[in-house]
Context: one part of a larger RNA
RNA sequence: GCCGGCGAGUUUACGCACACGGCAGGCUAAGGGGCGAUCCCCCGGAGCCGUAGGGAAACCGAGUGUGAAUAGCGCGUUAGUCGCGUGCGUAAGACCCGAAGCCAGGUGAGCUUGUCAUGAGCAGGGUGAACCACUCCGAAAGGAGUGGGGAGGCCCGAACCCGUUGGUCGUACAACGCCUUGGGAUGACUUGUGACAAGGAGUGAAAAGCUUAUCGAACCUGGUAAUAGCUGGUUCUCUCCGAAAUAGCUUUUGGGCUAGCGUCUGACGUUCCCUCUGGGGGUAGAGCACUGGAAGGGUCAAAUAGGGAGCAAUCUCGUUGACCCUAUCAAACUCCGAAUACCAGAGAUUAAAAGUCAGGCAGUUAGACUACGGGCGCUAAGGUCCGUUAGUCGAGAAGGGAAGAGCCUAGAUCUCAAGUUAAGGUCCCUAAAUAUGCGCUAAGUGCAUCACAAGGAAGUUGAAGUUCUAUGACAGUGAGGAUGUUGGCUUAGAAGCAGCCACCAUUUAAAGAAAGCGUAACAGCUCACUCAUCGAGAACUUCUGCGCCGAAGAUAAUCGGGGCUAAGCGCGUUACCGAAACUGAGGAAUUACAGAAGAUCCGUCUUCUGUAUUUGGUAGGAGAGCGUUCCAAACCGCAAUGAAGGAUAAGGGGUGACCCAUUCUGGAGCGUUUGGAAGUGAGAAUGCCGGC
Numbered sequence: 001g002c003c004g005g006c007g008a009g010u011u012u013a014c015g016c017a018c019a020c021g022g023c024a025g026g027c028u029a030a031g032g033g034g035c036g037a038u039c040c041c042c043c044g045g046a047g048c049c050g051u052a053g054g055g056a057a058a059c060c061g062a063g064u065g066u067g068a069a070u071a072g073c074g075c076g077u078u079a080g081u082c083g084c085g086u087g088c089g090u091a092a093g094a095c096c097c098g099a100a101g102c103c104a105g106g107u108g109a110g111c112u113u114g115u116c117a118u119g120a121g122c123a124g125g126g127u128g129a130a131c132c133a134c135u136c137c138g139a140a141a142g143g144a145g146u147g148g149g150g151a152g153g154c155c156c157g158a159a160c161c162c163g164u165u166g167g168u169c170g171u172a173c174a175a176c177g178c179c180u181u182g183g184g185a186u187g188a189c190u191u192g193u194g195a196c197a198a199g200g201a202g203u204g205a206a207a208a209g210c211u212u213a214u215c216g217a218a219c220c221u222g223g224u225a226a227u228a229g230c231u232g233g234u235u236c237u238c239u240c241c242g243a244a245a246u247a248g249c250u251u252u253u254g255g256g257c258u259a260g261c262g263u264c265u266g267a268c269g270u271u272c273c274c275u276c277u278g279g280g281g282g283u284a285g286a287g288c289a290c291u292g293g294a295a296g297g298g299u300c301a302a303a304u305a306g307g308g309a310g311c312a313a314u315c316u317c318g319u320u321g322a323c324c325c326u327a328u329c330a331a332a333c334u335c336c337g338a339a340u341a342c343c344a345g346a347g348a349u350u351a352a353a354a355g356u357c358a359g360g361c362a363g364u365u366a367g368a369c370u371a372c373g374g375g376c377g378c379u380a381a382g383g384u385c386c387g388u389u390a391g392u393c394g395a396g397a398a399g400g401g402a403a404g405a406g407c408c409u410a411g412a413u414c415u416c417a418a419g420u421u422a423a424g425g426u427c428c429c430u431a432a433a434u435a436u437g438c439g440c441u442a443a444g445u446g447c448a449u450c451a452c453a454a455g456g457a458a459g460u461u462g463a464a465g466u467u468c469u470a471u472g473a474c475a476g477u478g479a480g481g482a483u484g485u486u487g488g489c490u491u492a493g494a495a496g497c498a499g500c501c502a503c504c505a506u507u508u509a510a511a512g513a514a515a516g517c518g519u520a521a522c523a524g525c526u527c528a529c530u531c532a533u534c535g536a537g538a539a540c541u542u543c544u545g546c547g548c549c550g551a552a553g554a555u556a557a558u559c560g561g562g563g564c565u566a567a568g569c570g571c572g573u574u575a576c577c578g579a580a581a582c583u584g585a586g587g588a589a590u591u592a593c594a595g596a597a598g599a600u601c602c603g604u605c606u607u608c609u610g611u612a613u614u615u616g617g618u619a620g621g622a623g624a625g626c627g628u629u630c631c632a633a634a635c636c637g638c639a640a641u642g643a644a645g646g647a648u649a650a651g652g653g654g655u656g657a658c659c660c661a662u663u664c665u666g667g668a669g670c671g672u673u674u675g676g677a678a679g680u681g682a683g684a685a686u687g688c689c690g691g692c
Stems, first nucleotide, its partner, number of pairs: 001692006011092008020083004025049003031043004053060002063075004095233002098230001102223006113197009122187001124156003127152001131148007160184003166179003199215001201211003236625006246259005260364002262361007270353001271354001274347006285336001286334002291330003295326008304318001306317004367393004371388006398409003413587004418583003424577003427562003433574001435573006446564002455549002459546002462543007476533005482506003487501003512527001515526003588615002591612009626681001628678008637670002645665003651660003
């Protein structure tokens, strides 16, 4: 891991509700008697509930309490009771499994820690203390040498003890080993044996170490099914309806209680929804009349801070304030002021659909995104917090969006070799237009969105305007571009062109006392300006459509891909494709109504037919069933001519759980019907046990 078996809302008491049954007042309890003996029958009315309530009570009583009250108001003014079943609550282990822990009584020092007693072990080599002897030196104190001697938590290094480094192993040889390297190795050394000390206690050269692979409180048993607002799991079917992720309170925020929202039953009987009419409002917007903010201009005022001018008077700049004009801003401004929403009244449609009330049973109280109105944030976030009790998901499948909970279409009762559409699409992948009309784009721009800025540019489309132009524009080409004069000044020089001043006149078709280059200064080359040539538009401005640059990323690259010059973009048109939508055909069930038949305790119920209607669904509510084990009765039931059990895609029945038949296996019991009772249904619990 697979297979098989086991594996989770039980039982009792009390209470509430509903369904059914008995009685109309209901019922017995303990106990007793009988008996065919876990059964059943008969006594037993002690007691409980009910039959009257109100008040604290006295007390009164269909009333009573309050109160001065004959007022008002509160609570009342008769249907129950017993049993059984189901649901829920409370008490208990209370649906099942699961702690870490707490306490009690015991068991442990054969591991390890410390101690005690008694034993044992330490190759070899080195160093050479005290002390002794002898010799020498010295006045002495004392010193030196030689020989002997053999100290030491001394040195090197085996056994022995330890475990520093690296490797190996890491389903191991091993729940700490092995190899290498290393530390101690006469000592606070190592070790054998026998003893002693223990659980809030021991022991500890102290690491909360160790106390039998267990230690910040050992192990075993018990209290014990500790508790777990936590996690996991919780077993057959079909049908009807179908939520919530909000509010208040909470040592409360991942838990509860109440309300809200669901369901079932009963009651009311259109109260719901919709339309119309009538209301109040101060939001959006707008405005500046108030309250405030903020800009420009003007006038006036002030024994008006301060500066400047003046001998001074005074003038001027400024300061503060008021008013006027212009243009404005506001969630906590309003002279105004919607749409919606809300309230009331009236009316109409639907009756299968709503609404309200009472009661039983819940679940939910971690929500998510999208759209719109807002706060916070950066008019950031797949951000966060409110609102629209908006939509979808949640609890919703199908089609589209390449792929996708929340977007678009659309709400799946079942069946189909039928049709029509929605969103979205129609070159190929890939169903359907290589459709059609008019434009645009040349950038592969683009080919749904996300996905691009400021800025720049004779890209190109359309619209509008201004100026010049056959008396010849614009561009090109040819020619001229002169003279007084080298203007004056300045200067070494200054001649159109370093700088300052002036910027005249002449000849002209035209030509600046010169717009640029250039020279030391001249010279030289252009320009403005003019003529000729040419022969038709030219120059500029604004708006606009589509493009270009700006434009750097992690797979070589990508519109889903191929690819496309339309198969791109804009505005139209006509076809077609396209879903579980709609339609067609045939079934099933729900609900309501109508008809028929049957039953009836006359309340109604069951069956059939028809019409209409509904049938996505998590938590959850309600209903109807299937199957397992056992019990009772019936079937004069089945069974070696083969029971149960196992297997059976094929035959039959049922919407289904499942049932029947058949065949094989198996080898001794079992079924059907009607009731009853439960150890009653497994795929999940890191479930338990077994097998492989």